This is a predicted structure of a 72-nucleotide RNA (transfer RNA) from a Patescibacteria group bacterium. Rfam family: tRNA. It is annotated as a transfer RNA. Its family is annotated with triplet codon-amino acid adaptor activity in the Gene Ontology. NCBI's taxonomy places the organism under Bacteria, Bacteria candidate phyla. Its mean pLDDT, the model's own confidence on a scale to 100, is 80.

């Protein structure tokens, strides 16, 4: 330098272009317990960035950024 893949919650992962983007673990609050753990109920928390297509984009297209891999 060229090509390919990935980027979603604190972490690991879902989501066929269509109702409020979900799950597990973690965090916080309450209940329970002599206390802790476990259990139960609830809460907070995310689509890398900028454009484009579309009635509608996490999804499709372009560019940038970051990470990983391959070729030279």
């Nucleotide at each position: 330098g060229c090509c390919c893949c990935u980027g979603u919650a604190g972490c690991u992962c879902a989501a066929u272009g269509g109702a409020u983007a979900g799950a597990g673990c973690a965090u916080c609050u309450g209940c329970c317990u002599u206390c802790u753990a476990a259990g139960c109920a609830g809460a907070a928390a995310a689509u890398a960035c900028a454009g484009g297509u579309u009635c509608g984009a996490u999804u499709c297209c372009u560019g940038u950024c970051a990470g990983g891999g391959g070729c030279a």